The RNA shown here (small-subunit ribosomal RNA) has 1403 nucleotides and comes from an uncultured bacterium. The sequence is in RNAcentral, with records from ENA and SILVA.
RNA sequence: UUAGAGUUUGAUCCUGGCUCAGGAUGAACGCUGGCGGCGUGCUUAACACAUGCAAGUCGAACGGAGUUAUGAUGAAACCUAGUGAUUCAUAACUUAGUGGCGGACGGGUGAGUAACGCGUGGGUAACCUGCCUUGCACAGGGGGAUAACACUUAGAAAUAGGUGCUAAUACCGCAUAAGCGCACAGUACCGCAUGGUACAGUGUGAAAAACUCCGGUGGUGCAAGAUGGACCCGCGUCUGAUUAGCUAGUUGGUGAGGUAACGGCCCACCAAGGCGACGAUCAGUAGGGGUUCUGAGAGGAAGGUCCCCCACAUUGGAACUGAGACACGGUCCAAACUCCUACGGGAGGCAGCAGUGAGGAAUAUUGGUCAAUGGGCGAGAGCCUGAACCAGCCAAGUAGCGUGCAGGAUGACGGCCCUAUGGGUUGUAAACUGCUUUUAUACGGGGAUAAAGUGGGCCACGUGUGGCUUAUUGCAGGUACCGUAUGAAUAAGGACCGGCUAAUUCCGUGCCAGCAGCCGCGGUAAUACGGAAGGUCCGGGCGUUAUCCGGAUUUAUUGGGUUUAAAGGGAGCGUAGGCCGUCUGUUAAGCGUGUUGUGAAAUGUCGGGGCUCAACCUGGGCAUUGCAGCGCGAACUGGCAGACUUGAGUGCGCAGGAAGUAGGCGGAAUUCGUCGUGUAGCGGUGAAAUGCUUAGAUAUGACGAAGAACUCCGAUUGCGAAGGCAGCCUGCUGUAGCGUAACUGACGCUGAAGCUCGAAAGCGUGGGGAGCAAACAGGAUUAGAUACCCUGGUAGUCCACGCCGUAAACGAUGAAUACUAGGUGUUGGGCAGCAAAGCUGUUCGGUGCCGCAGCAAACGCAAUAAGUAUUCCACCUGGGGAGUACAUUCGCAAGAAUGAAACUCAAAGGAAUUGACGGGGACCCGCACAAGCGGUGGAGCAUGUGGUUUAAUUCGAAGCAACGCGAAGAACCUUACCAAGUCUUGACAUCCCUCUGACCGGUGAGUAACGUCACCUUUCCUUCGGGACAGAGGAGACAGGUGGUGCAUGGUUGUCGUCAGCUCGUGUCGUGAGAUGUUGGGUUAAGUCCCGCAACGAGCGCAACCCCUAUCUUUAGUAGCCAGCGGUUUGGCCGAGCACUCUGGAGAGACUGCCAGGGAUAACCUGGAGGAAGGUGGGGAUGACGUCAAAUCAUCAUGCCCCUUAUGAUUUGGGCUACACACGUGCUACAAUGGCGUAAACAAAGGGAAGCGAACCUGUGAGGGCAAGCAAAUCUCAAAAAUAACGUCUCAGUUCGGAUUGUAGUCUGCAACUCGACUACAUGAAGCUGGAAUCGCUAGUAAUCGCGAAUCAGCAUGUCGCGGUGAAUACGUUCCCGGGUCUUGUACACACCGCCCGUCAAG
Repeated sequence: UUAGAGUUUGAUCCUGGCUCAGGAUGAACGCUGGCGGCGUGCUUAACACAUGCAAGUCGAACGGAGUUAUGAUGAAACCUAGUGAUUCAUAACUUAGUGGCGGACGGGUGAGUAACGCGUGGGUAACCUGCCUUGCACAGGGGGAUAACACUUAGAAAUAGGUGCUAAUACCGCAUAAGCGCACAGUACCGCAUGGUACAGUGUGAAAAACUCCGGUGGUGCAAGAUGGACCCGCGUCUGAUUAGCUAGUUGGUGAGGUAACGGCCCACCAAGGCGACGAUCAGUAGGGGUUCUGAGAGGAAGGUCCCCCACAUUGGAACUGAGACACGGUCCAAACUCCUACGGGAGGCAGCAGUGAGGAAUAUUGGUCAAUGGGCGAGAGCCUGAACCAGCCAAGUAGCGUGCAGGAUGACGGCCCUAUGGGUUGUAAACUGCUUUUAUACGGGGAUAAAGUGGGCCACGUGUGGCUUAUUGCAGGUACCGUAUGAAUAAGGACCGGCUAAUUCCGUGCCAGCAGCCGCGGUAAUACGGAAGGUCCGGGCGUUAUCCGGAUUUAUUGGGUUUAAAGGGAGCGUAGGCCGUCUGUUAAGCGUGUUGUGAAAUGUCGGGGCUCAACCUGGGCAUUGCAGCGCGAACUGGCAGACUUGAGUGCGCAGGAAGUAGGCGGAAUUCGUCGUGUAGCGGUGAAAUGCUUAGAUAUGACGAAGAACUCCGAUUGCGAAGGCAGCCUGCUGUAGCGUAACUGACGCUGAAGCUCGAAAGCGUGGGGAGCAAACAGGAUUAGAUACCCUGGUAGUCCACGCCGUAAACGAUGAAUACUAGGUGUUGGGCAGCAAAGCUGUUCGGUGCCGCAGCAAACGCAAUAAGUAUUCCACCUGGGGAGUACAUUCGCAAGAAUGAAACUCAAAGGAAUUGACGGGGACCCGCACAAGCGGUGGAGCAUGUGGUUUAAUUCGAAGCAACGCGAAGAACCUUACCAAGUCUUGACAUCCCUCUGACCGGUGAGUAACGUCACCUUUCCUUCGGGACAGAGGAGACAGGUGGUGCAUGGUUGUCGUCAGCUCGUGUCGUGAGAUGUUGGGUUAAGUCCCGCAACGAGCGCAACCCCUAUCUUUAGUAGCCAGCGGUUUGGCCGAGCACUCUGGAGAGACUGCCAGGGAUAACCUGGAGGAAGGUGGGGAUGACGUCAAAUCAUCAUGCCCCUUAUGAUUUGGGCUACACACGUGCUACAAUGGCGUAAACAAAGGGAAGCGAACCUGUGAGGGCAAGCAAAUCUCAAAAAUAACGUCUCAGUUCGGAUUGUAGUCUGCAACUCGACUACAUGAAGCUGGAAUCGCUAGUAAUCGCGAAUCAGCAUGUCGCGGUGAAUACGUUCCCGGGUCUUGUACACACCGCCCGUCAAG
């Protein structure tokens, strides 16, 4: 002492990038801001600088000068009191100059520098060192100048010059001098090579300064110490190879010079070396370290403040002085810039402290003091010191303190929210009561500590120190600190609230405005924008931005990978390098251990101390993982020596092979040529055409020529390093295998650089050219077809020589070695056994398959590893840009090799899963096709829709699944639309107040109508207070809305689809998404059932249960029925009856129950019997999980929004009925299977009181009149029609067809003009069976014929029902459409109406 999360997907696992949470900062910006303490503060322009200050000091070195004081002198004048020029002496002070010391320290900055610059450890036997300390010795005697000064010259100035005078601790000789320097030649000892030390000798050379208070201070030489410096060496110290070669003083030598000193440091000569893949040279970047930040650590990043070193001082160069400089506030030269100028010439250097301008996101006062610490000078006092100590400014950092504490519930008001009568929250928060006073304010105390010194005096001892006494020194500062007083009084904000990430609601906005670190949010209900309320996190700060480390094991030493995710070089040989078998001895480089020195201080850390605490400061220990010296050890690695044989190699024996290369030979086929035979086509395709052919093709026979490739054998066979290698024979050459154990004795493995080989295509030169065949031509296909198909056809393919050097050069898997269960093929050898053309066992080498452990994200690999280990090489680090650009190398060229960046995205990717999809596969079903029947599409009309029109043509529905749909019925109403008029608590609901007795009804006026006005009539209960009910009036809460949103919803519905599916629990498998079950073999209408099976069960669906219908039984018979009986007006009319039909109940019946065959002895299928009905008998109701943001806010309900004298209500009139047109759905037809006429027959199911309405009369008719019956098995609508019979028409736009129109009517209704239905007469349009296309239907079905009902005053060709007549066809599943199951591929998941590529255009 190691934490993770978000984001690729429909979901999963992995790879992999991006992003976040942490810490840090000399920071900046935004909002806000009470206090003091401590530290910090131009990171940019080493840009330019106004002004002031930052280095002076010494009179105890010197000569002057000046001032003052004292004393003396004493001119001149005033006129005696004195003033006092001048001169001299003494003392004090000041100081320009000479001289000494210091200006080489201190302070600043980081431009340069990749270097012995720095760090660390050593070396100097190759060196210097002022001031300081110690020791020894010494200081004799002379000399000549010069500044100052005076005079003067030039100049604007700066300054310079001349003449003359003068001093020194300034300068110069002479003397003296050693244990000093130099030269020469010795001796001894020592060392690390040159050498060093000591000793004695000869020669030679060099010193000094005085001052004094008499205490001393200073000077010279030598030696030593200390301090400080100089040089040399080992190791360490950024990036780039798209920088690979660099170097002539270069490397070395000899000699001379130079230096404090070594040295090419410099010079002359001589030699030709030196450095470099362990990265020279070049380019870029950068002061280095102690340390700082981060991190678990290893590391990574940084080098501000403080300390050490270096470098620099406007830029470049140079030396002088000096102990020390090549000198920040010195000199000279050059350059740039600024300033002064009399234009001749001069002056300057803030990277010192303040400060200014500029630059910039950004960094402070032109402050105080030398009191302390330190420095310079001085004997000292002292002077100087922008070093330093303090103060000022700034939340820029860090640690601390405060903004109050306690009580206080009607849980106040207000705000916000909600389900709004009411509740929740803000919230004990406030108010209110009590307490306290840190801080701020005021006043007072406080010489605070930091002070030690220094001067004078006295004393002590031995020179100098110590003691006593006295005087005196504080910038900060009257500060810290202490006390008193008043009074909660003076003091809280910032960010955030979708996830990551702690914390949510309302309003506004409406893909706008905006947010955003990543994912992403915003298109009318935004927890994501803006505001508010509430909440969360920090708090005198909080956020944002920038940068660094972390997370990131995402460069992986610790600690990653390379079959498919990025990544194994195409292959071999081999240099350097790396690694290396067994044994023995030795060494001690690596290694281990001990010790010594060092690793500055600060920092860090541990435990102490001082500021009230802390930060901060401070004394001590430890750490500082490093380097160096010395001692010891000898296992391992390395070195040396010796030996060994198993690795490796050689020899000998055996057998194998499409190994290479050169030469020769062979047959079949193809094409061509010649000659025959032969005649009309051949060829080619999906179908054709181009092409060849009567000048004789194709076909066929014979002969000949040419080139290329080698049928069968032939195989997961063999060989080769890879590329690759295939007829047969021969020569030459190479490798591998097995056996043996004679030879060598580790000779090995790998392998950057290098060399060689290297498919196809391509290139060069020369040959060759049969077939094939890029380019090209033609024919087809096609919208086009620069393609696929066809006919031709040139390079090329072939050979020789040379180049290229790449491929999905793949096992997408580098080489080598060892080890790790098995099984089964095949190939080349060996051994053993046996019953021997063989079999069995075993062992080496190769080549396949399956499989355990193990590994792997999975797929899979698995002794031929992708397992376990070792060695070496190569390569990878998100996608795109891009294997591109530039540069270099190679190439004849094509091009190859090496190989970026800007910019851009949040992914790109691998494996597996579930779906969906496929002009993938298998199986199955459906009026899906096919086989049939009838239609639609053409005509006229009806109806709906679109479009157009309109004041309005209200609204909705839109492929199937909108369009005779909502609407089961728009003349008014409906009605929602338009025009005009009218009402405003309202046409409708509840509550309150007042008045009236009504309301209803009737009459009248008036209006287009509603509205409006007048009159008549008219209540109940009562305890007499009033109440009930109703109307009118009034005020407000509210009503009202067919206004919007079906993409906010409920409910309801359509559709896939009555398709057979959809799921769950437990278990099992898989890291997981998921799988299994539900798959498989059969079967079914069916996930229906049977069998099997890691599944066993269950649910929703299927089926059944329900209704109608087909048969029978039973029961009950009125209004139904009539067989038998009686009556009869001949009508079930009546009696009687309930047998039958029928009606209403209750039951039976059908279950593959029985038989035969098939099948697996199953499920089930086929056939049969019986039966009214046979294999779900027919029909209906019934619609799984879900899909389509499917439809509906206009059935209804409902959130939100909107309107409120109107988007509400009401009235009249109009519109929804328009009409160049387009579409859907229907009706009627086009006729003879028909039309018309006459007479005749047979239903079912329904309706009926504001109703159905008989019969009768009347009308041509629709109808009308009168009126019986019937609330219905009684009466009525009601006639069924097709049909059959008879008659007529005779193929025509007709005796078909009936549109349209005219006239006259009927009915409903206030009302029939816009705009109803029907009737009669007359008129008599299109249409003669319908293009492409398309719809319905499998049996009582299609087709055809009528009947009824709902809606409804009236209005049906529509809709929903009812019965009558009543077919045809289905071989079958290839195809079209839809669906189901399994499987396969996928870059799709909004799911193929997907995804996505290119071109063009616009922005």
Rfam family: Bacterial small subunit ribosomal RNA.